Predicted 3D model of a 350-nucleotide part of an RNA (small-subunit ribosomal RNA, central domain) from a metagenome.
[in-house]
Context: one part of a larger RNA
């Protein structure tokens, strides 16, 4: 450098903002850098090919041709591409007018239930298991009613429903705020797409300081079970879970499927918006965008299965694979408080 690949076979980075860079919508003019044809120089010799020849052949050797795919100049073309110049509205961005929603910060507030603790009633068992114990109870437990404290989550509604780039996000109401869709088409007029480095967000665990602790529950302790049980079951339990800032950066972080624009039968659902039909009116019906399902044709696929939300046909741009182990290591670097993390070999050996 270069083929061929990435849904399950090795392989899409967790996610998104962007820098360089790569790649870009229609019209005209203009230039000739890429780019195309032309002539001129140059491209040493030797070697390599080819054709002749020389040593008895051959290696070698000689001679002539071909090549040397390249560069410089110079002249011509202008379709593509690039630069410059003018302009356009379909990409894309603004604005009007509306809507949906567990987006997201931060406050505040509700009712249900566990558990504590006071009180009343009431008396001997309660829990638990497969079956038992440990365990809790006559200092009055479970039950049960009343009445307080406190944490944590928010039944029903709830839905292959709905938000968001992804991690994710569900009681209520109140601020503050990011997206997104629908129609108007009123301005801007390619302002775009991707994005190597880089910044940012990233479930849970788990770190640091401080608070909080109801419930559950690693570690531990006891009680079972077993041969034995460092386990499943049981009865306790401490970090932890929950806030607050600061760290950790990792996952079967998934759709195991990057982003982006075009395009390519059709059916049924379901979300949120418009038009239209119909009506007193709100449904219905039909038609469109936009989102999220399930079945199918074309074509694709190794099957499986995908299939307008594509894994079909196409283009840009990015990441990544390149036999299994050894190895989600070691060494070195970068990060980390520390767990660790990223980044990543060979020897071996099948």
């Nucleotide at each position: 450098c270069u083929g061929g690949g990435c849904g399950u076979a090795a392989a899409g980075a967790g996610c998104g903002c962007g820098u360089a860079g790569g790649c870009g919508g229609c019209u005209c003019g203009u230039u000739a850098a890429g780019u195309g044809a032309g002539a001129a120089g140059u491209g040493a010799a030797a070697g390599c090919u080819g054709u002749g020849g020389g040593c008895u052949c051959a290696a070698c050797c000689c001679a002539c041709a071909a090549a040397c795919c390249g560069c410089u100049u110079u002249u011509c073309a202008u379709a593509c591409u690039g630069g410059c110049g003018a302009g356009c509205u379909g990409g894309a961005g603004u604005g009007a007018u509306g809507c949906a929603g567990a987006g997201g910060u931060g406050g505040a507030u509700a009712g249900a239930a566990u558990u504590c603790c006071c009180g009343g009633u009431g008396u001997a068992g309660c829990g638990g298991u497969g079956a038992a114990a440990u365990g809790c109870g006559u200092u009055g437990a479970u039950a049960u009613c009343g009445g307080g404290a406190g944490g944590a989550a928010u039944a029903c509604c709830c839905g292959u429903g709905g938000c968001g780039a992804a991690g994710g996000c569900g009681g209520u109401c109140c601020a503050c705020u990011g997206g997104g869709c629908a129609u108007c088409a009123a301005c801007u007029g390619a302002c775009g797409c991707u994005g190597a480095g880089g910044c940012g967000c990233g479930a849970a665990a788990g770190c640091g300081u401080g608070g909080g602790u109801a419930g559950c529950a690693a570690a531990c302790a006891g009680g079972a079970u077993u041969a034995g049980a460092u386990a499943c079951c049981c009865u306790g339990g401490u970090a932890g879970u929950c806030c607050a800032c600061g760290c950790c950066c990792u996952a079967a972080a998934c759709g195991a499927u990057g982003g982006a624009u075009g395009c390519u039968a059709g059916g049924c659902g379901u979300a949120g918006g418009a038009g239209g039909u119909a009506u007193c009116g709100a449904c219905c019906c039909c038609u469109c965008c936009u989102g999220u399902g399930c079945c199918g044709c074309a074509g694709c696929u190794a099957a499986c299965g995908c299939a307008c939300u594509a894994a079909g046909c196409a283009u840009c741009c990015c990441g990544c694979c390149u036999g299994g182990g050894g190895a989600c290591u070691a060494c070195g670097g970068c990060c980390g408080c520390a767990a660790g993390g990223u980044u990543g070999a060979a020897a071996c050996u099948c």

The RNAcentral record of the full RNA draws on SILVA. It matches the Rfam family "Bacterial small subunit ribosomal RNA".